[in-house]
Context: one part of a larger RNA
RNA sequence: UUGGGCGUAAAGCGUGUGUAGGUGGCUUUUCAAGUCCGCCUUCAAAUCCCAGGGCUCAACCCUGGACAGGCGGUGGAAACUACUAAGCUGGAGUAUGGUAAGGGCAGAUGGAAUUUCCAGUGGAGCGGUGAAAUGUGUAGAGAUUGGAAAGAACACCAACGAUGAAAGCACUCUGUUGGGCCGACACUAACACUGAGAGACGAAAGCUAGGGGAGCGAAUGGGAUUAGAUACGCCAGUAGUCCUAGCCGUAAACGAUGGAUACUAGGCAUUGUGCGUAUCGACCCGUGCAGUGUUGUAGCUAACACGUUAAGUAUCCCGCUUGGGGAGUACAUUCGCAAGAAUGAAACUC
Numbered sequence: 001u002u003g004g005g006c007g008u009a010a011a012g013c014g015u016g017u018g019u020a021g022g023u024g025g026c027u028u029u030u031c032a033a034g035u036c037c038g039c040c041u042u043c044a045a046a047u048c049c050c051a052g053g054g055c056u057c058a059a060c061c062c063u064g065g066a067c068a069g070g071c072g073g074u075g076g077a078a079a080c081u082a083c084u085a086a087g088c089u090g091g092a093g094u095a096u097g098g099u100a101a102g103g104g105c106a107g108a109u110g111g112a113a114u115u116u117c118c119a120g121u122g123g124a125g126c127g128g129u130g131a132a133a134u135g136u137g138u139a140g141a142g143a144u145u146g147g148a149a150a151g152a153a154c155a156c157c158a159a160c161g162a163u164g165a166a167a168g169c170a171c172u173c174u175g176u177u178g179g180g181c182c183g184a185c186a187c188u189a190a191c192a193c194u195g196a197g198a199g200a201c202g203a204a205a206g207c208u209a210g211g212g213g214a215g216c217g218a219a220u221g222g223g224a225u226u227a228g229a230u231a232c233g234c235c236a237g238u239a240g241u242c243c244u245a246g247c248c249g250u251a252a253a254c255g256a257u258g259g260a261u262a263c264u265a266g267g268c269a270u271u272g273u274g275c276g277u278a279u280c281g282a283c284c285c286g287u288g289c290a291g292u293g294u295u296g297u298a299g300c301u302a303a304c305a306c307g308u309u310a311a312g313u314a315u316c317c318c319g320c321u322u323g324g325g326g327a328g329u330a331c332a333u334u335c336g337c338a339a340g341a342a343u344g345a346a347a348c349u350c
Base pairs, nucleotide, nucleotide: 004321005320006319007304008303012318014201015200017198021194022193023192025088026087027086028085033081034080035077036076037075038074039073040072042070043069049065050064051063052062053061054060091191092188093187094186096183097182098181099180103177104176105175106174107173108172110154114150115149116148117147118146119145120144121143125136126135163168206247207246208245209244210243211242215241216240220236221235222234258317259316260315261314262313263312266295267294268293269292270291271290272289273288274287275286276285299306323350324349325348332343333342334341335340
C1' cells in the first nucleotide's frame, strides 16, 4: 500500500541479447469489439434520499416517487483505440563511399629494469631503521665490468584523450573478427521501444587438473616496538599472483543516477567526421552531425546539487522500496567439487 517514491534519506537488477506480454509513426478505407447517445427488461421487500400523511411533537410508522449505478436486449454515431484493405517516408534497417580507435581472439618480435648463475677487478663491510636487531659477508659480500638464463610488466608518448554493453582494454608488428561515426543518395516499408521468465558475458579473491615461478607476497618463522603486540615499521617466506582447460557468479560491479523517444537559453574546451571560407600547404575563422568535459539560464531539489550527457517538461516498458534491530539470519528449494551463491521469513524487541 499511495493521486507517494528510487543521486546522497528505504529503493535502479553488474551489463547486453531476447521469448511471452505491454506500448507504438503519417494518409485513406472497412467494420463496430472497446467508446459515446437514445429506448426497453431486470436488479424482492425493508433500508438510504425526496414529497405527503399518522401517533400532542420527536424517535417511530404509513403512502408515493426518484437519483446514481450494474447485467442483458435493441436502434443509432464513427472522432479515438482495436480490426480489414491500400498507400507514404520522417522511425528502423539494408546496400554504397569514407573514417577513427589501448574493441575482441590468435601468433611473432623488442628493449629497459629485477633476480639468479659464470668470469674479471677489488678487499670489509653490506643491508635495514625513528633507533636497532634478526639477515648477509674474508668459504670474498656490497660496489664495478663482461657474459648467460628466467619470469613478469610494458617508462616516455599520456591527455580533462580513445574504445567497449558492462566487467574491461596500452611496447611493437602480423593475421582474423565485432561494433561505432560521417557523407551522399538508392532500396525495404513501421519491420519499432521495452522486456517477466530464459540464455550470454561478468574485476579481484577462491576451487579442480597440468605447467610455470623473476619480483611481489596472505599464512608462517625470526628480530624489534610495547604493559601486552596474535598489529603497524624490519629480515625471510608458502599458497597465490602468470599460462592452458574447466568451475565460481560476487564487489562502494558507482554516475551510489534502468532503457527508449520528443521538447526546453547560452559560453568555453576537446575527440571523430562533413561543408563553407582562407592558403603553396598545415593552421586560423564560421557552421552541421556524433561523442567527451566544464561553467551556467529557466525549471527542479529538503538541501547539496542537477541543469540539451537533466536530477527540467512529457509518454511507454521493466526492476525495486514501505521504520530500526532480529537478518540478508533460520527453514525450505535450486545451483556449486567446495567455499558458498540465489530466492528469503517469523517470534521477539525499541
Annotation: A computed fold for a 350-nucleotide part of an RNA from Alisma plantago-aquatica, annotated as small-subunit ribosomal RNA, central domain. The organism belongs to Alisma, within Eukaryota.